SAM riboswitch aptamer (S box leader) from Actinokineospora bangkokensis, 91 nucleotides, folded computationally. Its Rfam family is "SAM riboswitch aptamer (S box leader)". About the family: The SAM riboswitch is found upstream of a number of genes which code for proteins involved in methionine or cysteine biosynthesis in Gram-positive bacteria.
[in-house]
RNA sequence: CAUCCAUCCCGAGCGGCUGAGAGACCUGGCUCGAAGACGCCGCAGCAACCACCCCGUGGGGGGCAGGUGCUACCGCCAGGAGCGAUGGAGG
Numbered sequence: 001c002a003u004c005c006a007u008c009c010c011g012a013g014c015g016g017c018u019g020a021g022a023g024a025c026c027u028g029g030c031u032c033g034a035a036g037a038c039g040c041c042g043c044a045g046c047a048a049c050c051a052c053c054c055c056g057u058g059g060g061g062g063g064c065a066g067g068u069g070c071u072a073c074c075g076c077c078a079g080g081a082g083c084g085a086u087g088g089a090g091g
Base pairs, nucleotide, nucleotide: 001091003089004088005087006086007085008084013043014042015041016040017039021032022031023030025080026079027078028077029076044071045070046069049067050066052062053061054060055059075083
C1' cells in the first nucleotide's frame, strides 16, 4: 500500500507546552476559539476491535494487568465525491 470484513446517534477530562485558527475534503449552514481552541506530551478515564480469562461455545460474559482506538457537537448538520476514520484480516 491493492483488496476484503466490521463499526461510526452509547460512553469517557484534567495538567503542562504551544499560540491561531479548528470541527478530514468541496459548497452552504451551525459550532469551538487569546477566559487559549486545534495540535503535542503526561496522567486519568471510556470502550471491548484483536489478544487474554470464564461459561451452558454458530453464542454469551469479564476487564487491575498486553496491542490499538477513543474522551465538544450523530463522522457537527445538508448535499457532493475516486468519500473518510478506526480495528481486524491479507499478499